[in-house]
Molecule: Bacterial RNase P class A
Organism: Desulfobacteraceae bacterium
């Protein structure tokens, strides 16, 4: 030089004119209303997505069951979360790292086309092996057919095929027996809070994949949402039918469902009217910043500072200028190098992605622009 891995930030700066727009001080005014003048503030790191947690509002008050829904290895953190952080085990990569939907398959039911003989209380197609009968050749015997038996080591099929290798053993074989390895179960011990890691023993015990299949088992879980909700003025027609009900309870809540509780004199259906305004909820917080301290971290703890949008058809912007940052050229400059080349400067020309609050906070997913540190393979040179 090339290729890759992981992070962190920042998302221009500043001068000037103008303009918007919420605050505070003053003063003026035609005084619920306006206008001036000074001072401060005014879009993200994702504000997107609306995938998770909650705060906060309301659902007037108990309870019980079912349904449904999330998590799923271990230990910390956190308001909490399905989220963060170290960890263990597995997969992938050479490594750097990267990902995991990571609890059970002897509880039960399920699904695997085809092809195979067989696909989970799952087997005989081609083989090997004796033995019966027939024929052929024959010293020993061999070889063809048929019949039933034994066998699952060889071979084929499949994504998978009755635990692997190798000795013995057997008529051929076979965990049939052993030796070692793998799984299971049972035990000991030692390291770690654990999860699980190491070191040993017994038992020939061998019981396939799949639960991002249904399912079983563990723990969790009210609903709804700022268009929530409070509050304040106004307006009309306290119109007009029907039907039902009033302690023999319509109807209404308390999640979707029952069971209970507990409001209740009204409620439905249709025809006609009027009203859509204002103020609050609205940013003082699980807040920032800084330091000192605990912890590998994630995050906390003591001290000090700080107040940093709030619109409402929706404010936050235009315009020039100097300077930064990124890219390209180009030089009669400097420094490295033989040279390509490279770094710096000077000049010129152009560029700057992704993108905008609307309740507010904590993550998680996406989208993207240079620019910085670290870490792994690697090729060339000294």
């Nucleotide at each position: 030089g090339a290729a890759g891995g992981g992070g962190a930030a920042c998302a221009g700066a500043u001068g000037a004119u103008c303009g918007c727009u919420g605050g505070g001080u003053u003063g003026c005014u035609u005084c619920u209303g306006g206008c001036a003048a000074c001072c401060g503030g005014g879009a993200g790191g994702a504000a997107a997505g609306u995938c998770c947690g909650a705060a906060c509002a309301c659902c007037a008050u108990a309870g019980g069951g079912c349904a449904g829904g999330g998590u799923g290895c271990u230990c910390c953190a956190u308001a909490a979360c399905g989220u963060g952080g170290a960890g263990u085990c597995g997969c992938g990569g050479u490594a750097a790292c990267g990902c995991g939907a990571a609890g059970g398959c002897a509880a039960g039911u399920g699904c695997a086309a085809c092809a195979g003989a067989g696909a989970g209380u799952a087997g005989a197609c081609c083989g090997c092996c004796a033995c019966g009968c027939a024929c052929c050749g024959u010293u020993a015997c061999g070889g063809u057919g048929c019949g039933g038996g034994g066998u699952a080591a060889g071979g084929g099929u499949g994504a998978a095929a009755g635990g692997g290798u190798g000795c013995g053993g057997u008529a051929a074989g076979a965990g049939c027996g052993c030796a070692c390895c793998a799984g299971u179960u049972c035990u000991u011990c030692g390291g770690g809070u654990g999860a699980u890691c190491g070191a040993g023993g017994a038992a020939g015990c061998u019981a396939g994949g799949u639960a991002a299949a249904c399912c079983c088992c563990a723990c969790c879980c009210g609903g709804u949402g700022c268009a929530a909700g409070a509050c304040c003025a106004a307006a009309u027609a306290g119109g007009g039918a029907a039907g039902u009900g009033u302690u023999u309870g319509a109807g209404g809540g308390c999640u979707g469902c029952c069971c209970g509780c507990c409001c209740g004199a009204g409620c439905u259906u249709c025809c006609g009217g009027g009203u859509a305004g204002g103020u609050c909820g609205c940013g003082c917080g699980a807040g920032g910043u800084g330091u000192c301290g605990g912890g590998c971290a994630a995050c906390u703890g003591g001290c000090a500072c700080c107040c940093u949008a709030g619109a409402u058809g929706a404010a936050u912007g235009a315009u020039c200028g100097u300077c930064g940052c990124c890219u390209c050229g180009c030089c009669u400059u400097c420094g490295g190098g033989u040279a390509a080349c490279c770094g710096a400067g000077a000049c010129g020309a152009g560029g700057a992605a992704c993108a905008a609050a609307a309740u507010u906070c904590g993550g998680c997913u996406u989208a993207c622009g240079g620019u910085c540190c670290c870490c792994u393979u690697u090729a060339a040179c000294c």